[in-house]
RNAcentral holds the full RNA, with entries from ENA, Greengenes and SILVA. The part of an RNA shown here (small-subunit ribosomal RNA, 3' major domain) has 468 nucleotides and comes from an uncultured Bacteroidota bacterium. Rfam family: Bacterial small subunit ribosomal RNA.

Context: one part of a larger RNA
C1' cells in the first nucleotide's frame, strides 16, 4: 500500500426471487473433441474456445496429401552484354502443367525506342517466436471510478484531497472539512424514434372542381391531408402540494405527444487477464533457397464405434389439411429485378413489355370467414430409402440447391442439471440483404406483424462498487 477471508456495516445488476419459453430426451443441420486417414490444412479452448477467424470448401478458393512439372522462378526495377524477335498459327507428346517441332515476324530522324533472353543485385515462403512487437480484438464493464498541481502530516513507504452525513443511474451534487483547486472517466454535445410548426411539392398524396373507365389518382389540376426532407420548436423538478438547511425525494397532482436519464444506438477512464491474432496487414530475430518457392491433374478439409456446444423441425386440435380473403416495414435490381401471356403437377421453360427505379419490378405469414379431421404413433411428425426429373456450372461419383411420385423412421414434453427475458419486452409470424454461377442458411446482420405474464422483497446463489 493493495489483495484476500466459509470477518462487518452500507448499495447497486434478469444476482436470487415472482413470471413466460427454452436447453439435457429423438431425428436432422452446424462447429469441436476424440478417432480414422496418404492428408482428413491452420488457428480459437473456463467465464472471455465450441454456427468461432469462414459475410458462402464441387475445380478455384487451398494453406493439407498423392502424383507430374520449373529454378532468376508469377511479377517489377536498375546495370551490363546478345539478339530481332517474343506473342499467334499449325503440329507432335501429356491428365494438365510442361517439353518438342514447323511456320509467320518489329519501327527508325540511325542517336536510339520497343521487345526478348542472358548475366549481376534486388526475389518468394499461410515456414517459427502474439512470451521480441506495431495495429487490432475479447473481459472485468458503460462498473464509477483512475490519477495530478501546489499546500498540509509522516524519518520514510505514504497519507490527505477521493474520508464523514445527505443524495443520486453516477467521485451526480449539497453540507461538513487541512485541503484548495485540475484532468481522464459520469453527464451533456452526435444519429435514430416519439410531438408540433414551417419551408419545398416529383416519381409521392387526393380534401374541393372538372373529365374519362368495366374500375383504378387514370388525366387536367390541387398543396388541404398522408408522406418524403431541410430547419425551427418543445422536458428544465420550469408550475403546484408535502418533507428537507440544501442537493434532492415522494404524489394515478395540475399541463403537456412525451416527466423525471422519455425510448433505442454510437460512446468504453487508469489499468487487469506474459489473454487472442507473425494465417488479415505491418515487423524485429530464426529458418528453407533445383525447396519450407512456384506450376498443374486427381483426391482431402464433407471420413465416423464415440462425446461435448450452438441451433432447426417436431411430439400436435390454441393443432394439421383444403378453399375464399385482408393488412407490412426495411432493403435489392442491368452479365439485373422481371409485371404479363402461353406450356408444364411442379422446379421451371418459351415469348415478352417496363425498369439504373418515391416511376417498372422482387413483398408477406401469422389473422379472419368456411369445411374437414376427432385424440390414434394418427390426415400428428417428416428423418432414411427408391424411382423420375429441373436448374447453375467446363464439371453435380467423391460433394450442390430444388421438384414430383413412393416410403414413411425416432418421437406422446424430455433425469440430474442448466440458458434467456422486466414492454412495444419474452414469445410467435414472415420478409430482406451481405457473402455468391449455384449453394448445404435451420447460421449471421437488419425488418416490420400479433403480442403477454410477474417483480412480496434483498435472508440466500454469482459479479460488481464503497467504508472498516
Nucleotide at each position: 500500500u493493495g489483495a484476500c477471508g466459509g470477518g462487518g456495516g452500507c448499495c447497486c445488476g434478469c444476482a436470487c426471487a415472482a413470471g413466460c419459453g427454452g436447453u439435457g430426451g429423438a431425428g436432422c443441420a452446424u462447429g469441436u473433441g476424440g478417432u480414422u486417414u496418404a492428408a482428413u490444412u491452420c488457428g480459437a479452448u473456463g467465464a472471455u474456445a465450441c454456427g468461432c477467424g469462414a459475410g458462402g470448401a464441387a475445380c478455384c478458393u487451398u494453406a493439407c496429401c498423392u502424383g507430374g512439372g520449373c529454378u532468376c522462378a508469377a511479377a517489377u526495377g536498375u546495370a551490363a552484354g546478345u539478339u530481332g524477335a517474343c506473342a499467334g498459327u499449325u503440329u507432335c507428346u501429356g491428365a494438365a502443367a510442361g517439353g518438342g517441332a514447323a511456320u509467320u515476324u518489329u519501327c527508325u530522324u540511325c542517336g536510339g525506342a520497343c521487345a526478348a533472353u542472358u548475366u549481376a543485385c534486388a526475389a518468394g515462403g499461410u515456414g517459427c517466436u502474439g512470451c521480441a512487437u506495431g495495429g487490432u480484438u475479447g473481459u472485468c464493464g458503460u462498473c464509477a471510478g483512475c490519477u495530478c498541481g501546489u499546500g498540509c502530516c509522516g524519518u520514510g513507504a505514504g497519507g490527505u484531497g477521493u474520508c464523514g452525513g445527505g443524495u443520486u443511474a453516477a467521485g451526480u451534487c449539497c453540507c461538513a472539512u487541512a485541503a484548495c483547486g485540475a484532468g481522464c472517466g459520469c453527464a451533456a454535445c452526435c444519429c435514430c424514434u416519439a410531438c408540433u410548426c414551417u419551408u419545398a411539392g416529383u416519381u409521392g398524396c387526393c380534401a374541393u372542381c372538372a373529365g374519362a373507365u368495366a374500375a383504378u389518382g387514370c388525366u387536367g389540376g390541387g398543396g388541404a391531408c398522408u408522406c418524403u426532407a431541410g430547419g425551427a420548436g418543445a422536458a428544465c423538478u420550469g408550475c403546484c402540494u408535502a418533507c428537507g438547511c440544501a442537493a434532492g425525494u415522494a404524489g394515478a397532482g395540475a399541463g403537456g405527444a412525451a416527466g423525471g436519464u422519455g425510448g433505442g444506438g454510437a460512446u468504453g477512464a487508469c489499468g487487469u487477464c506474459a489473454a487472442a491474432u507473425c494465417a488479415g496487414c505491418a515487423c524485429g530475430g530464426c529458418c528453407c533457397u533445383u525447396a519450407c518457392g512456384u506450376c498443374c491433374a486427381g483426391g482431402g478439409c464433407u471420413a465416423c464405434a464415440c462425446a461435448c456446444g450452438u441451433g432447426c423441425u417436431a411430439c400436435a386440435a390454441u393443432g394439421g389439411c383444403c378453399g375464399g380473403u385482408a393488412c407490412a416495414g426495411a432493403g435489392g435490381g442491368c452479365a439485373g429485378c422481371c409485371a404479363c401471356c402461353u406450356g408444364g403437377u411442379g422446379a421451371c421453360a418459351g415469348g415478352g413489355a417496363g425498369c439504373g427505379a418515391a416511376u417498372c419490378u422482387c413483398u408477406a405469414a401469422a389473422g379472419c370467414c368456411g369445411g374437414u379431421c376427432u385424440c390414434a404413433g394418427u390426415u400428428c411428425g417428416g428423418a432414411u430409402c427408391g424411382a423420375a426429373g429441373u436448374c447453375u456450372g467446363c464439371a453435380a461419383c467423391c460433394c450442390g440447391a430444388c421438384u414430383u411420385c413412393g416410403u414413411g423412421a425416432a418421437g406422446c414434453u424430455g433425469g440430474a442439471a442448466u440458458c434467456g427475458c422486466u414492454a412495444g419486452u419474452a414469445a410467435u409470424c414472415g420478409c430482406g440483404c451481405a457473402u455468391c454461377a449455384g449453394c448445404c442458411a435451420u447460421g449471421g446482420c437488419g425488418c416490420g406483424g400479433u403480442g403477454a405474464a410477474u417483480a412480496c422483497g434483498u435472508u440466500c446463489c454469482c459479479g460488481g462498487g464503497c467504508c472498516u